[in-house]
C1' cells in the first nucleotide's frame, strides 16, 4: 500500500427509517445521618465532520477525519 470492522454523555453501552435519542455509572443539588458511607429524590450532559438519498437519517449511500483487526 490493500481489505475489512468501527465511531452516541466524563465512562461502559441500547436504539427495525417515524421518540422529548434511553440504561447504568459519574459529577452538581436535596433528603436521611451526630459526621460518613449507602439507600431515595432530583438536575446538567452525547449521534466525529461534510454532502447525498429520502415526507422523515442515530440508522441507508459517498467523500475525509480518528480507532482497531487481517494481509503484503
Nucleotide at each position: 500500500g490493500g481489505u475489512u470492522c468501527u465511531g452516541u454523555a466524563g465512562u461502559a453501552c441500547a436504539a427495525u427509517g417515524g421518540a422529548u435519542a434511553g440504561u447504568a455509572u459519574a459529577a452538581g443539588g436535596g433528603u436521611u445521618u451526630c459526621c460518613g458511607a449507602a439507600g431515595c429524590c432530583u438536575u446538567u450532559g452525547a449521534u466525529g465532520c461534510a454532502g447525498g438519498u429520502u415526507c422523515g437519517a442515530u440508522c441507508c449511500c459517498u467523500g475525509c477525519c480518528g480507532g482497531a483487526a487481517c494481509c503484503a